[in-house]
RNA sequence: AGACGGCCGGAUGACCGCUGCCCGUGCCGCAAGGCGCGGGGAGAGGAAAGUCCGGGCUCCACGGAAGCACGGUGCCGGGUAACGCCCGGCGGGGGCGACCCCAGGGAAAGUGCAACAGAAAGCAAACCGCCUUGCCGCCUUCGGGCUGCGGGCAAGGGUGAAAGGGUGCGGUAAGAGCGCACCGCGCGGCUGGCAACAGUCGCGGCACGGCAAACCCCACCGGGAGCAAGGCCGAAUAGGAGCGCGAGCGGGGUUCGGCCCCGCAGGCGGGUUUCCGCGCCGCCGCUCGGGUAGGCUGCUGGAGCCGUCCGGCAACGGGCGGCCUAGAGGAAUGGUCAUCACCGCGAAAGCGGUACAGAACCCGGCUUACAGGCCGUCU
RNA sequence: CGGGGCGUAGCGCAGCCUGGUAGCGCACCACAAUGGGGUUGUGGGGGUCGGAGGUUCAAAUCCUCUCGCCCCGA
Numbered sequence: 001a002g003a004c005g006g007c008c009g010g011a012u013g014a015c016c017g018c019u020g021c022c023c024g025u026g027c028c029g030c031a032a033g034g035c036g037c038g039g040g041g042a043g044a045g046g047a048a049a050g051u052c053c054g055g056g057c058u059c060c061a062c063g064g065a066a067g068c069a070c071g072g073u074g075c076c077g078g079g080u081a082a083c084g085c086c087c088g089g090c091g092g093g094g095g096c097g098a099c100c101c102c103a104g105g106g107a108a109a110g111u112g113c114a115a116c117a118g119a120a121a122g123c124a125a126a127c128c129g130c131c132u133u134g135c136c137g138c139c140u141u142c143g144g145g146c147u148g149c150g151g152g153c154a155a156g157g158g159u160g161a162a163a164g165g166g167u168g169c170g171g172u173a174a175g176a177g178c179g180c181a182c183c184g185c186g187c188g189g190c191u192g193g194c195a196a197c198a199g200u201c202g203c204g205g206c207a208c209g210g211c212a213a214a215c216c217c218c219a220c221c222g223g224g225a226g227c228a229a230g231g232c233c234g235a236a237u238a239g240g241a242g243c244g245c246g247a248g249c250g251g252g253g254u255u256c257g258g259c260c261c262c263g264c265a266g267g268c269g270g271g272u273u274u275c276c277g278c279g280c281c282g283c284c285g286c287u288c289g290g291g292u293a294g295g296c297u298g299c300u301g302g303a304g305c306c307g308u309c310c311g312g313c314a315a316c317g318g319g320c321g322g323c324c325u326a327g328a329g330g331a332a333u334g335g336u337c338a339u340c341a342c343c344g345c346g347a348a349a350g351c352g353g354u355a356c357a358g359a360a361c362c363c364g365g366c367u368u369a370c371a372g373g374c375c376g377u378c379u
Numbered sequence: 380c381g382g383g384g385c386g387u388a389g390c391g392c393a394g395c396c397u398g399g400u401a402g403c404g405c406a407c408c409a410c411a412a413u414g415g416g417g418u419u420g421u422g423g424g425g426g427u428c429g430g431a432g433g434u435u436c437a438a439a440u441c442c443u444c445u446c447g448c449c450c451c452g453a
Base pairs, nucleotide, nucleotide: 001379002378003377004376005375006374007373008372010340011339012338013337014336015335016334018043019042021040022039023038024037025036026035027034028033045356049367050366052365053364054363055362056361057226058225059224060223070222071221072220073219074218075089076088077087078086079085090104091102092101093100094099105217106216110215111214112211113210127157128156129153130152131151132150134149135148137146138145139144165183166182167181168180169179170178184206185204186203187202188201189200190199191198192197230297231296232295233294240288241287242286243285244284246283248264249263250262251261252260253259266281267280268279269278304323305322306321307320308319309318310317311316341354342353343352344351345350380452381451382450383449384448385447386446389405390404391403392402399436407423408422409421410420411419412418429445430444431443432442433441
């Protein structure tokens, strides 16, 4: 100067508060419990966050199994309750190195995409260029040279993200896996490894480029919703059901029930008053059930934490011992003072600040935010 | 607390699924028609596609993370 792993994340004391719990006690209450008083003890995180995965728990749906659709995962082996997480290995890439990164199955199953540029872009192609083994013509110092036609080539230039193996030697008119060596690629065998894969031998002259975080194929996994899930108790008002020789007048209907309809009387509405018209409504008491407000519960002792020993490279597993560590509900976890630590300002006395952020059913991960500091290993 | 959706020009939106030059309307600017304005016509300017990273030759579009806003559930 870096790389990797782990840890802390202001400390101690005093006083005053806040939210649960425990003990004692006073009052009220038949009781459940409520309201006080005194004392004791506890009270945010490594991410409590994002809600991105995986589970527990609860309800809904559902006979079992398989399939289809949809979604997810994707080298191999292991760990785990499970995972898209973790550990170890393999392969590829980066770095002088410690080490880091990789959605890392299949492109010779099929469909599809590749703008612009470029001659040609997916059974390839020939713009410039190179060549002249063929033909015609011209020139010639007779070696050959030039133009055209016809043809050959894919080495060089140019376009592009990409131009159908690479380097070298031979070869040729010029060239080319045309031939050879090495490398790459493909196929087959053998050896090592549980495997991914590696090594090696032989064959093939290259046929088979890219994209699957395009459709798709293959393998495996997945029912849906979420504590505002769900359970218990349950007021007022409105509506529902039942009961009651309770309940204006008249008429009609009737399933004979104050059940239905019409008119009058009544109430309400359009800013107010009067009239007319219009629309709407139809009494009281008791009992019952559903549901709302509200209350209680779910609620925190758990795949828990710490120490130690054993197995394992490790993730992790097992044994033994010890510990109990927030449970609110408009939502507590705070404030002041003193001393100390660190940072900033200042000549000093001193002053200011202490990151990111804050539980809400619980747990295992991932990701993101984070002042400053400590420890270990390595280059 | 839980669930879902949206960020593209000054404003309102399309394009995203199926990757290949970023478009439409209003607004803005200039010119013409008018004595002037409105209006109409013609032409023009303006966009880090919320931000970062990845896949790909190539990303507004596909994937991951992140920021902001809106809606729903007692």
This is a predicted complex of two RNAs, RNase P RNA and transfer RNA, with 453 nucleotides together. It holds a member of the Rfam family "Bacterial RNase P class A". The family's RNA type in Rfam is ribozyme. Its family is annotated with ribonuclease P activity, dimeric ribonuclease P complex and tRNA processing in the Gene Ontology.